[in-house]
Context: one part of a larger RNA
C1' cells in the first nucleotide's frame, strides 16, 4: 500500500423499520431445468416473457430420406462452344432428372460482352476455440470516486496533495493544512415536461354577429391548440443559526424553490462475466462435405422441479340497459365510414383519406336505473364435444377467433420471499413494433388515484476515517 474482520467512528440508499400491493396455493400462457426423442438446434445462469420486435412451409441452424459437387452466391486463368432463357411433354414427394421445339448479342472485324460444359487457383462451413482477439453489452454502480504534474519527506516500496474542522445529492462548496495546480468523473451545456409574452391561423379553434341537423357555412384572430422564436429559478430577497465562510432552516414574492418533475449521459477499473450464432476476425478442423438443395417432421414431445405473468376465488362484486370524458400512434400490397345480411367471428357493397382535413375508433373503469342475496352460486372460466368465420399454396402434427353445449380446479394462499416515497403504488382502458395470419409478453400513451416514513438499534450493499491481521 491493498484485501479482510460475527473491530471502532461517521453517513448514505425502499436497506431495515412504518404502510399499500403482490408473488409463494388453484387454472392457464411463457421461459428454463430435468426426462424424453430420430432430432426435440444453438447460446445465456449479473440466465430462467432472456437472444427471439413474433417456429404451420419458409424462418430453420436440428432429424429422416432423396439429390448434387467449382457447387446457391463471388472471382481470376486456360480450353472448346453458341447456347442460355423460354415453351410444351414424361417420371417424381419436391429438388431434379430425361425427351422434344427453338437458337445469341455489340463490332472500328483485332475483339468485346451474356452464357452453359470442361479443368485448375479458390469457394462454403450458424464446424471449434469469447482462454488468442475487435466491437458491443453486463455488473459493481449514476456509487463519487479515480488520477497525474511540478514540488517536499521517506534508505525504499511509497506517502503527501485526496487527510483535518464544517457542508452537500456530488472529491459539492468553504476554512485550515508542505504543498501548489491540473485531468477523467460531480454538476451544468442537450430533450420532454410545468408558466407567461411575441408570431403565426390551416386541415385546429368559436367569445362576440348572422346562418344551421352538425363549427356546418359567412365571418372572426379573442380563446384552446399547433410550432417557432424569447422571458422565468439565481439561495436573486427579508429574517435567524453559523466562524465574518461555506452552508441550513423559516418567510415574502411567484406558475414553478433550493437539482422544480422526467430523460439521455456510466470514471479509472473489477469479473479470463457475456457474445467466434449481429458483424469483423488470427489459429484449428472440413472440402462427393461439417458445403449446397428439396420433401416431410421437429424446435409446439411430458411422471415432475423452479422462475416471469395473466385469470380468478366474488357484493368496494356479476349480468342487463341508458349515458359521459382521453393521450400518444398507425394506414394506399393500407386505415376502411356509412348501407344490407349474419346471433356472432364475419361476408358483400362502397364514400373518403398519401392525413391537425378520411379512417381505426367503442376509450374503460366512471355515473344513472333494474336484477342477483353469500351459494361453489348469475362467482370462476379451465377442459371438453358439435358447428363455423378469418389468414395463408396449406392450419392433423401446430393458428387466432365465434356460436351452441359442457361447466374442472379454486371460498385469499405454509416457510420464505418481491415491488413501491406521489400523480408514485394499486386500478382502467388505448395505441405501436415485429407481423399474411398469430400478444397475457415488450414498447408506449393517456384516466381514476391512495397510505405511510417515529427513526437508523437490527438485515443487506456501499462510501470515507481508523485500528488488527498467520492474507496478496
Nucleotide at each position: 500500500u491493498g484485501a479482510c474482520g460475527g473491530g471502532g467512528g461517521c453517513c448514505c440508499g425502499c436497506a431495515c423499520a412504518a404502510g399499500c400491493g403482490g408473488a409463494g396455493g388453484a387454472g392457464c400462457a411463457u421461459g428454463u431445468g430435468g426426462u424424453u426423442u430420430a432430432a426435440u438446434u444453438c447460446g445465456a445462469c449479473a440466465a430462467c416473457g432472456c437472444g427471439a420486435a413474433g417456429a404451420a412451409c419458409c424462418u430453420u441452424a436440428c432429424c429422416u430420406g432423396g439429390a448434387u459437387u467449382u457447387g446457391a452466391a463471388c472471382u481470376g486463368c486456360a480450353g472448346g462452344g453458341g447456347a442460355c432463357c423460354g415453351u410444351u411433354c414424361u417420371g417424381g414427394a419436391g429438388a431434379c432428372a430425361g425427351a422434344a421445339c427453338u437458337u445469341c448479342c455489340c463490332u472500328u472485324c483485332g475483339g468485346g460482352g451474356c452464357u452453359g460444359c470442361u479443368g485448375u487457383g479458390g469457394a462454403g462451413g450458424u464446424g471449434c476455440u469469447g482462454c488468442a482477439u475487435g466491437g458491443c453489452u453486463g455488473u459493481c454502480g449514476u456509487c463519487a470516486g479515480c488520477u497525474c504534474g511540478u514540488g517536499u519527506c521517506g534508505u525504499g516500496a511509497g506517502a503527501u496533495g485526496u487527510u483535518g474542522g464544517g457542508u452537500u445529492a456530488a472529491g459539492u462548496c468553504c476554512c485550515g493544512c508542505a504543498a501548489c495546480g491540473a485531468g477523467c468523473g460531480c454538476a451544468a451545456c442537450c430533450c420532454c415536461u410545468g408558466u407567461c409574452c411575441g408570431u403565426a391561423g390551416u386541415u385546429a379553434c368559436c367569445a362576440u354577429c348572422a346562418u344551421u341537423u352538425a363549427g356546418u357555412u359567412g365571418g372572426g384572430g379573442a380563446c384552446u391548440c399547433u410550432a417557432c422564436g424569447g422571458a422565468g429559478a439565481c439561495u436573486g430577497c427579508c429574517g435567524g443559526u453559523g466562524a465574518u465562510a461555506a452552508a441550513c432552516c423559516g418567510g415574502a414574492g411567484g406558475a414553478a424553490g433550493g437539482u422544480g418533475g422526467g430523460g439521455a449521459u456510466g470514471a479509472c477499473g473489477u469479473c479470463a462475466a457475456g457474445u467466434c450464432a449481429u458483424c469483423a476476425u488470427g489459429g484449428c478442423c472440413u472440402u462427393u462435405a461439417u458445403g449446397u438443395c428439396c420433401a416431410g417432421g421437429g424446435c409446439u414431445a411430458c411422471a415432475c422441479a423452479c422462475g416471469u405473468g395473466c385469470u380468478a376465488c366474488a357484493a368496494u362484486g356479476g349480468c342487463c340497459g341508458g349515458u359521459a370524458c382521453a393521450a400518444a400512434g398507425u394506414g394506399u400490397u393500407g386505415c376502411c365510414a356509412a348501407c344490407c345480411c349474419g346471433c356472432g367471428a364475419g361476408g358483400g357493397u362502397g364514400a373518403g383519406c398519401u392525413a391537425a382535413u378520411c379512417a381505426c375508433a367503442a376509450a374503460a373503469a366512471g355515473c344513472c336505473g333494474g336484477u342477483c342475496u353469500c351459494a361453489g352460486u348469475u362467482c370462476g372460466g379451465a377442459u371438453u364435444g358439435c358447428a363455423g368465420u378469418c389468414u395463408g399454396c396449406a392450419a392433423c402434427u401446430c393458428g387466432a377467433c365465434u356460436g351452441c353445449a359442457u361447466g374442472a380446479a379454486g371460498u385469499u394462499g405454509g416457510a420464505a420471499u418481491c415491488g413501491c416515497u406521489a400523480g408514485u403504488a394499486a386500478u382502467c382502458g388505448c395505441g405501436g413494433a415485429u407481423c399474411a395470419g398469430c400478444a397475457u409478453g415488450c414498447c408506449g400513451c393517456g384516466g381514476u388515484g391512495a397510505a405511510u416514513a417515529c427513526g437508523u438499534u437490527c438485515c443487506c450493499g456501499g462510501g470515507c476515517c481508523u485500528u488488527g491481521u498467520a492474507c496478496a
Source information
The part of an RNA shown here (small-subunit ribosomal RNA, 3' major domain) has 472 nucleotides and comes from a metagenome. The full RNA is in RNAcentral, with records from SILVA. Model confidence (mean pLDDT): 82 of 100.